[in-house]
Molecule: SAM riboswitch aptamer (S box leader)
Organism: Oceanobacillus massiliensis str. N'diop
RNA sequence: UUCUUAUCCAGAGAGACGGAGGGACUGGCCCUUUGAUGUCUCAGCAACCUGCCGUUACAGGUUAAGGUGCUAAUUCCAGUAGGCAAAUGCCUAACAGAUAAGAA
Numbered sequence: 001u002u003c004u005u006a007u008c009c010a011g012a013g014a015g016a017c018g019g020a021g022g023g024a025c026u027g028g029c030c031c032u033u034u035g036a037u038g039u040c041u042c043a044g045c046a047a048c049c050u051g052c053c054g055u056u057a058c059a060g061g062u063u064a065a066g067g068u069g070c071u072a073a074u075u076c077c078a079g080u081a082g083g084c085a086a087a088u089g090c091c092u093a094a095c096a097g098a099u100a101a102g103a104a
Base pairs, nucleotide, nucleotide: 001104002103003102004101005100006099007098008097013042014041015040016039017038021031022030023029025079026078027077028076043071044070045069048067049066050065051062052061053060075096080093081092082091083090084089
């Protein structure tokens, strides 16, 4: 990097450095010098994998010790197709994206 499977309406922030952009892309909308994005430290959330209990094997349960992940807004909303209702909203599925595990 690609493929497969699962999940994505819940949850969880302080400090230091630094100094202008950021929220994947496009449009909208929003955050941001009352200091964003980012890096580091500490703290926290969750429970995908490992671990532990349990089972013939699954299922199930448990801790937060290890590997990840995450801590503005539903993946911020939409994007493609369809349905319902009627000027804009709701619903379903797909695409795209993110994360985990496995494989190449």